[in-house]
RNA sequence: CCAGAGGGUUGGGCGGCCGCGCGACAUGUCGAUCAUGCCGCGAGGAAAGUCCGGGCUCCACGGAACGACGGUGCCGGCUAACGGCCGGCGGGGGCGACCCCAGGGAAAGUGCCACAGAAAGCAAACCGCCGCGGCUUCGGCGCGGCAAGGUCGAAAGGGUGCGGCAAGAGCGCACCGCGGGCCCGGUAACGGGGCCGGCACGGCAAACCCCACCGGGAGCAAGACCGAAUAGGGGCGGCACAUGGGCCUGUUCCGGCUCGUCGCCCGGGUUGGUUGCUUGAGGGGCGCAGCGAUGCGCCUCCUAGAGGAAUGGCCGCCCAUCCUCCGGAGCCUCGCGCGAAGGAGGAGGACAGAACCCGGCUUACAGACCCUCUGGCAUU
Numbered sequence: 001c002c003a004g005a006g007g008g009u010u011g012g013g014c015g016g017c018c019g020c021g022c023g024a025c026a027u028g029u030c031g032a033u034c035a036u037g038c039c040g041c042g043a044g045g046a047a048a049g050u051c052c053g054g055g056c057u058c059c060a061c062g063g064a065a066c067g068a069c070g071g072u073g074c075c076g077g078c079u080a081a082c083g084g085c086c087g088g089c090g091g092g093g094g095c096g097a098c099c100c101c102a103g104g105g106a107a108a109g110u111g112c113c114a115c116a117g118a119a120a121g122c123a124a125a126c127c128g129c130c131g132c133g134g135c136u137u138c139g140g141c142g143c144g145g146c147a148a149g150g151u152c153g154a155a156a157g158g159g160u161g162c163g164g165c166a167a168g169a170g171c172g173c174a175c176c177g178c179g180g181g182c183c184c185g186g187u188a189a190c191g192g193g194g195c196c197g198g199c200a201c202g203g204c205a206a207a208c209c210c211c212a213c214c215g216g217g218a219g220c221a222a223g224a225c226c227g228a229a230u231a232g233g234g235g236c237g238g239c240a241c242a243u244g245g246g247c248c249u250g251u252u253c254c255g256g257c258u259c260g261u262c263g264c265c266c267g268g269g270u271u272g273g274u275u276g277c278u279u280g281a282g283g284g285g286c287g288c289a290g291c292g293a294u295g296c297g298c299c300u301c302c303u304a305g306a307g308g309a310a311u312g313g314c315c316g317c318c319c320a321u322c323c324u325c326c327g328g329a330g331c332c333u334c335g336c337g338c339g340a341a342g343g344a345g346g347a348g349g350a351c352a353g354a355a356c357c358c359g360g361c362u363u364a365c366a367g368a369c370c371c372u373c374u375g376g377c378a379u380u
Stems, first nucleotide, its partner, number of pairs: 001376010012318007020042004025037004044351001048362002051360005056219004069215005074088005089103001090101004104210002109208002111204003126150002128146006135140001158176006177199001178197003182193004223275004233266007244259005282301008319349001321347006330338002332335001
């Protein structure tokens, strides 16, 4: 210098004018929640998706076990908890830094294995190989043996090699694989080494299922408090009364039920107001323990809390970056080539908006900066 891997930080700056939300103060007003003035504060790394886990709140619930349903799934650790994180193990990919994996159980049972193919699970035999024929029209045909080779497939009842055989085949042997048991190392997942067994046991559990572990439900529109006008409800008291009004079937008769108003008191609810509400498993620095996640100690910092939702708009200057023109230091491929400094003009900052709070995951994101590492080239 080129190509790459892992991780972290940042997410334009300054100023002016106008405007918005919340809070404190002052003034006006009898008093203000109203108005004006002034001061302070006012989005994010993801505030997002609402996918996991918790706090908090209400509801339900005597305890335990089992069952149903849902979730998780190598091992050890961290954490309030997790499906998160850290460190390992195993498998796969890469020359490498490093990356990826729903990664328990298929000899408990059930089920499935499309298309293709002869055959997809008690193996089978299309092409083929070999032997025999007291078959032949010489192309083959029949009977028997075989599973090496071909063919199909995601997958074909271990693989490679040697021997063996009529041809073959774990038929025999060596190594690898597989299964069982033993020893050693490791907390464990697992790893290593002998021994035994010719192989019996295909795959799929993000199919049912089995095993182990976890799980009550709803969510700040949770919940708590205050509580108007008005309209209902109840009680007490005063006044009033039906030859009336309303309902029971549209009308008539008969019959049944029921009632108004004023005052005081009680209770529930709607609009509304207050609260929950932002200092918390919080951030940063240093030290200690630990490989690390993380824990402990000390110091320090902390300012949205609105409630259908404020955090915005315009202008000026500057900066990263990009484009055009001028310019030509230089470069070699010598061309209608590429182009540094400098000058002029223009464009111009992504993804995205808190709604009770916190820990994660996932997704979106222009550009800039930093650290560590890998492979290669050149030079010393």

The RNA shown here (Bacterial RNase P class A) has 380 nucleotides and comes from Allosphingosinicella sp. It matches the Rfam family "Bacterial RNase P class A". It is annotated as a ribozyme. Model confidence (mean pLDDT): 76 of 100. The organism belongs to Allosphingosinicella, within Bacteria.